A computed fold for a 72-nucleotide RNA from an Elusimicrobiota bacterium, annotated as transfer RNA. The RNAcentral record of the sequence draws on ENA. The coordinates come from a structure-prediction model, not an experiment, and the mean pLDDT is 83. Taxonomically the source falls in Elusimicrobiota (Bacteria, Pseudomonadati).
[in-house]
């Protein structure tokens, strides 16, 4: 160049077109002398860009930009 896969919360991933989640992670209180551990609550997301389709898009079409693996 060309072809497949990825890109979703600080990370590591989920998400059958119909209100974006989970685990760690963070914050707060509990329990401890105090730390971990447990237990209870809370904050955090323009869904890599930029168009389309659709009553409605994270989910579908495209166009770029990254990131990985193939082929030349």
């Nucleotide at each position: 160049g060309c072809g497949c896969g990825g890109u979703u919360a600080g990370c590591u991933c989920a998400g059958c077109g119909g209100u974006a989640g989970a685990g760690c992670a963070c914050c707060u209180c509990c329990u401890u002398u105090a730390c971990a551990c447990g237990g209870a609550g809370g904050g955090g997301g323009u869904c890599g860009u930029a168009g389309g389709u659709u009553c409605g898009a994270g989910c579908c079409c495209u166009u770029c930009a990254c990131c990985g693996c193939g082929c030349a």
Notes:
It matches the Rfam family "tRNA". It is annotated as a transfer RNA.